[in-house]
Context: one part of a larger RNA
RNA sequence: CUGGGCGUAAAGGGCGCGUAGGCGGCCUUGCAGGUCAGAUGUGAAAGCCCCGGGCUUAACCCGGGAAUUGCGUUUGAAACCUCAGGGCUUGAGGCCGGGAGAGGGAAGUGGAAUUCCUGGUGUAGCGGUGAAAUGCGUAGAGAUCCGGAGGAACAUCAGUGGCGAAGGCGGUAGGCUGGGCCUGAUCUGACGCUCAGACGCGAAAGCAUGGGGAGCGAACGGGAUUAGAAACCCCGGUAGUCCAUGCCGUAAACGAUGCAAACUAAGUGUCAGCGACCAAUGGUUGUUGGUGCUGGAGCAAACGCGAUAAGUUUGCCGCCUGGGGAGUACGGCCGCAAGGCUAAAACUC
Numbered sequence: 001c002u003g004g005g006c007g008u009a010a011a012g013g014g015c016g017c018g019u020a021g022g023c024g025g026c027c028u029u030g031c032a033g034g035u036c037a038g039a040u041g042u043g044a045a046a047g048c049c050c051c052g053g054g055c056u057u058a059a060c061c062c063g064g065g066a067a068u069u070g071c072g073u074u075u076g077a078a079a080c081c082u083c084a085g086g087g088c089u090u091g092a093g094g095c096c097g098g099g100a101g102a103g104g105g106a107a108g109u110g111g112a113a114u115u116c117c118u119g120g121u122g123u124a125g126c127g128g129u130g131a132a133a134u135g136c137g138u139a140g141a142g143a144u145c146c147g148g149a150g151g152a153a154c155a156u157c158a159g160u161g162g163c164g165a166a167g168g169c170g171g172u173a174g175g176c177u178g179g180g181c182c183u184g185a186u187c188u189g190a191c192g193c194u195c196a197g198a199c200g201c202g203a204a205a206g207c208a209u210g211g212g213g214a215g216c217g218a219a220c221g222g223g224a225u226u227a228g229a230a231a232c233c234c235c236g237g238u239a240g241u242c243c244a245u246g247c248c249g250u251a252a253a254c255g256a257u258g259c260a261a262a263c264u265a266a267g268u269g270u271c272a273g274c275g276a277c278c279a280a281u282g283g284u285u286g287u288u289g290g291u292g293c294u295g296g297a298g299c300a301a302a303c304g305c306g307a308u309a310a311g312u313u314u315g316c317c318g319c320c321u322g323g324g325g326a327g328u329a330c331g332g333c334c335g336c337a338a339g340g341c342u343a344a345a346a347c348u349c
Base pairs, nucleotide, nucleotide: 003321004320005319006318007303008302012317014201015200016199021194022193023192025088026087027086028085029084030083033081034080035077036076037075038074039073040072041071042070049065050064051063052062053061054060091191092188093187094186095184097182098181103177104176108172109171110154115149116148117147119145120144121143125136126135162169163168206247207246208245209244210243211242215241216240220236221235222234223233258316259315260314261313262312263311266294267293268292269291270290271289272288273287274286275285276284277283278282298305299304322349323348324347331342332341333340334339
């Protein structure tokens, strides 16, 4: 440089925003950089290829042609790309009106339950297991009733329901705030798509400082089990789990499926809107956006996918290139650390 690929065989970046770059709707005018055509100069000779000829043939040699895919100059063409001017509305965005939602952050508030504490009643057990034991209890436990404290999580509703770019989000009133959807077709007039780097977000665990600590619970102690038991089971239990602030930046970060757009049979459920019709608590039907299932063509190694494509195409990005060595070493960058990112080779099969 190029081919073929990326759901499960190696391969989609965890997600977004966006710079450079790449790519770019309809009509029209112009210039002529790309593009195309003619002419011309050059592209040494030899060689290669074709035709003909000379050595008895061939190698070899001679003549002619072609080729030399290129570059320069010049004259033109104007469909397409670029550029410049004008216009358009379907892409994109705005506006009026509507409506759904665990979307986000801050600050309040509620009830159930667990645990602990005070008190009452009350007496010998409770707890736990396959069975037990450790453990708790006559200094009165467990059970039960009233009261109190504190932390964490919000049963039912709850749903292949909803929202969010992803991570993720679930009691509840109010205030702040982001996004998407529908209707109207009122405005702008291509303002767009993608995106190396950069920047931001990013579960859990972990780290730093300070708080908090009910339940759960790595480590740890004890009891069992067992040949042993560094486990599974049981009794305890520290970090942690929670909050504030700052780090970390990973994951089976999964739909193992990048984003955007267009096109391509049907059927059925559900969520949020809008419309039409009807004997109108309701029903039938159309349509838009989401979310599921079945399925045709097509695709696929098969499994399966199938308008939410893994079908048919276009644009842009990321990534793969036999297994091990190895997501390792070294170097660099980042981090308080743990470690992360980038990323080989020898050797070996």